[in-house]
Molecule: transfer RNA
Organism: Nanobdellota archaeon
RNA sequence: GGGCCUAUAGUUCAACGGAUAGAAUAUCGGGUUUCGGCCCCGAAGAUCUAGGUUCGAUUCCUAGUAGGUUCG
Numbered sequence: 001g002g003g004c005c006u007a008u009a010g011u012u013c014a015a016c017g018g019a020u021a022g023a024a025u026a027u028c029g030g031g032u033u034u035c036g037g038c039c040c041c042g043a044a045g046a047u048c049u050a051g052g053u054u055c056g057a058u059u060c061c062u063a064g065u066a067g068g069u070u071c072g
Base pairs, nucleotide, nucleotide: 001071002070003069004068005067006066007065010025011024012023013022018055027043028042029041030040031039048064049063050062051061052060
């Protein structure tokens, strides 16, 4: 330098082009407990960036950024 893959809550993963973007775990609040843990209830928390296509984009296209892999 070329090819391919990946990028979504703090973390690990979901999501036919149309849902309030969902779950587990973690965090916080409450309940329970003598206290803590377990358990139960609740809350907050995310689409890598910039364009394009479309009535509508996490999804499709282009370029870039970052990571991985492979070839030279």